[in-house]
C1' cells in the first nucleotide's frame, strides 16, 4: 500500500421473534435471542435511495400530496483491528 479475506490467533457487533418503554407512525431504547456481518464502526448538516405522513395544503366521504420524523444490516464517505501480499 491492496480492487486480499477466514487458514491461525485475539477481540467485536446481532437480523427475525418475545417482553418492557418511548412515538402520530416509520421507528428507536433495554433485556432475551442469533440471521447473518471484515467495517453490521462512525456519519442522516456531501449525495442517491427506501420507510413513515404528524404540522400543514387540497378535497371535505374516501383520500391525495407533504420531512422538518426514520433508516448507516440499502448504496455512498469518513476512519479502523488481524491475518495475507
Nucleotide at each position: 500500500a491492496u480492487a486480499u479475506g477466514a487458514g491461525a490467533a485475539a477481540g467485536g457487533c446481532a437480523a427475525a421473534u418475545u417482553c418492557a418503554u418511548u412515538g402520530a407512525a416509520a421507528g428507536a431504547u433495554g433485556a432475551a435471542g442469533a440471521c447473518g456481518c471484515a467495517a453490521a464502526a462512525c456519519u442522516a448538516u456531501a449525495g442517491g435511495g427506501a420507510c413513515u405522513a404528524a404540522a400543514g395544503u387540497c378535497a371535505u366521504u374516501a383520500g391525495a400530496c407533504a420531512a422538518u420524523g426514520u433508516u448507516a444490516g440499502c448504496c455512498a464517505g469518513u476512519u479502523a483491528c488481524c491475518a495475507a501480499u